[in-house]
Context: one part of a larger RNA
RNA sequence: UUGGGCGUAAAGGGCGCGUAGGCGGCCUGUUAAGUCUGGAGUGAAAGUCCUGUUUUUAAGAUGGGAAUUGCUUUGGAUACUGGAAGGCUUGAGUGCAGGAGAGGUUAUCGGAAUUCCCGGUGUAGCGGUGAAAUGCGUAGAGAUCGGGAGGAACACCAGUGGCGAAGGCGGGUAACUGGACUGCAACUGACGCUGAGGCGCGAAAGUGUGGGGAGCAAACAGGAUUAGAUACCCUGGUAGUCCACACUGUAAACGAUGAAUGCUAGGUGUAGGAGGUAUCGACCCCUUCUGUGCCGGAGUCAACACAAUAAGCAUUCCGCCUGGGGAGUACGGCCGCAAGGUUGAAACUC
Numbered sequence: 001u002u003g004g005g006c007g008u009a010a011a012g013g014g015c016g017c018g019u020a021g022g023c024g025g026c027c028u029g030u031u032a033a034g035u036c037u038g039g040a041g042u043g044a045a046a047g048u049c050c051u052g053u054u055u056u057u058a059a060g061a062u063g064g065g066a067a068u069u070g071c072u073u074u075g076g077a078u079a080c081u082g083g084a085a086g087g088c089u090u091g092a093g094u095g096c097a098g099g100a101g102a103g104g105u106u107a108u109c110g111g112a113a114u115u116c117c118c119g120g121u122g123u124a125g126c127g128g129u130g131a132a133a134u135g136c137g138u139a140g141a142g143a144u145c146g147g148g149a150g151g152a153a154c155a156c157c158a159g160u161g162g163c164g165a166a167g168g169c170g171g172g173u174a175a176c177u178g179g180a181c182u183g184c185a186a187c188u189g190a191c192g193c194u195g196a197g198g199c200g201c202g203a204a205a206g207u208g209u210g211g212g213g214a215g216c217a218a219a220c221a222g223g224a225u226u227a228g229a230u231a232c233c234c235u236g237g238u239a240g241u242c243c244a245c246a247c248u249g250u251a252a253a254c255g256a257u258g259a260a261u262g263c264u265a266g267g268u269g270u271a272g273g274a275g276g277u278a279u280c281g282a283c284c285c286c287u288u289c290u291g292u293g294c295c296g297g298a299g300u301c302a303a304c305a306c307a308a309u310a311a312g313c314a315u316u317c318c319g320c321c322u323g324g325g326g327a328g329u330a331c332g333g334c335c336g337c338a339a340g341g342u343u344g345a346a347a348c349u350c
Stems, first nucleotide, its partner, number of pairs: 004321003007304002012318001014201004021194003025088004030083002033081002035077008048066007091191001092188003095184004103177007110154001115149007125136002162169002206247006215241002220236004258317006266295011299306002323350003332343004
């Protein structure tokens, strides 16, 4: 390479938008590029294979045939693929009517709690631990009452509940704004799927500039513990955590499971709709669509398990894997202010 794979053995890109490319619904006639078929030319000879002759045999020599799977040209076939043309509505989209949601951005408001400050009451402890000590307190702490300041986070509701492509999103109100779902079937008429490059988004930590700083808290200091204790425990405490703008671009970025479409027993919760039955009405009950869970049959799997939210049966497109270590290292390129990221070997060794 062929082939085989990617939940846990090596392997799904962190996620989207989308370029090239690849692939693509139903019907009609047309074309004949692919495809199939016939003819002609060419495909040197030798060699190879088959079959004769020959050296008594054999190797060898020699005659004939096949093969040379290809290319060119020409006649035909038209199911499928392609091209150009016309049509369709089920894929896709639009419209109209609805309800749901921590989806996003900005502004503003609220209460509880912690801390600090001021004042009142009040007196000797408080705090902390396994036990202590460092620490705070007669310059009046802790406790308690009243007032004030400031920052951050939003108890209950809260739910294998909801929304979002992923990261993620949770106090209230307002403005702006994205998407999904249901019903109708009015409109467009294949407008679709995937997506190398590319572009954008992307937790936490970290970086730059300027703010902010209550609590928490790397580093650091002290007290303990211990043989030691650069830790676990305690008292403090700075970056940081918060905001604005810019960068970084990584995570067990996980469902360790790429996206899309179709098909393949059921049962039972739950969230958002629609329809029906019933009723005075609301429940209840039945049907159906979308999401989210559990159980389970066939099937699959090395097993565990998965099982209409597939890891089942198929198709299309992309990414990735190929023994362990060396190593996600070195070198070079690209990106970054840096930290570093990305691409990514080999020698050697088992």
This is a predicted structure of a 350-nucleotide part of an RNA (small-subunit ribosomal RNA, central domain) from an uncultured Clostridia bacterium. It matches the Rfam family "Bacterial small subunit ribosomal RNA". Rfam links the family to the GO terms ribosome and structural constituent of ribosome. Model confidence (mean pLDDT): 87 of 100.